Model confidence (mean pLDDT): 83 of 100. Transfer RNA from a Gemmataceae bacterium, 73 nucleotides, folded computationally. RNAcentral records the identical sequence in 2 taxa. RNAcentral holds the sequence, with entries from ENA and MGnify. It matches the Rfam family "tRNA". Rfam describes the family as follows. Transfer RNA (tRNA) molecules are approximately 80 nucleotides in length. It is annotated as a transfer RNA.

[in-house]
RNA sequence: GGGGGCGUGGCGCAGUUGGGAGCGCGUCUGAAUGGCAUUCAGAAGGUCGAGGGUUCGAAUCCCUUCGCCUCCA
Repeated sequence: GGGGGCGUGGCGCAGUUGGGAGCGCGUCUGAAUGGCAUUCAGAAGGUCGAGGGUUCGAAUCCCUUCGCCUCCA
């Protein structure tokens, strides 16, 4: 330098026929209990790596770019 893959709440991930942003763990609040453990109920937290484009509408399609992994040179 070229090819491919990944980048989504604190962490691990799902969502790839374009229309609801979700799951598990964690955090916080409340209840039960002798109980900072356990169970149950609820809540907060993400403008989907960044910028631009297409579209009525983009995590999802297109372009550029950044980071990581990998293959080739």